Predicted 3D model of a 94-nucleotide RNA (THF (Tetrahydrofolate) riboswitch aptamer). Model confidence (mean pLDDT): 84 of 100. It was read from a public genome assembly, where an Rfam model found it. The model forms 94% of the base pairs in the Rfam consensus. Its Rfam family is "THF (Tetrahydrofolate) riboswitch aptamer". Rfam describes the family as follows. Tetrahydrofolate (THF) riboswitch was first reported for Ames et al. as an RNA motif in 5' untranslated (5'-UTR)regions of folate transport and biosynthesis genes in Firmicutes genomes. A reference for the family is Ames et al. (2010), "A eubacterial riboswitch class that senses the coenzyme tetrahydrofolate", Chem Biol.
[in-house]
RNA sequence: CAUAGAGUAGCAAAGACGCGUUAAGUGUUGCAAAAUGGGAUGUCGUUUGCAAACGAAAAGAGUAAUCUUGCGGUGUCUUUGCGCGUCCGCUAUG
Repeated sequence: CAUAGAGUAGCAAAGACGCGUUAAGUGUUGCAAAAUGGGAUGUCGUUUGCAAACGAAAAGAGUAAUCUUGCGGUGUCUUUGCGCGUCCGCUAUG
C1' cells in the first nucleotide's frame, strides 16, 4: 500500500427462572436528558426521568398455605442468528 475480516447501542427466536393476573409491567403521545464499534464526526435506532390519555383472561385442585394449566405486545439470564455511513485505528494475508 492492496484485499478480506472482527467488534457498539440494540433487535429477533428458543430455553431456563421469575413477576403480575387485588394490574404492576408492556404499548401510545409530549417534554427533557443520557449512553451509543478503540478515536473523530454523523445518521438511525435505544435507554432513562417527568407528565398525559388509554388499558387486560382467567380456570381448576386444596380446610388453608399453596399448587397446576392458561393469560400479559411481562422481567432477567443463557444460547443462536442479525447488527454503523465516512476517515483513522485493530486482526489476517500478500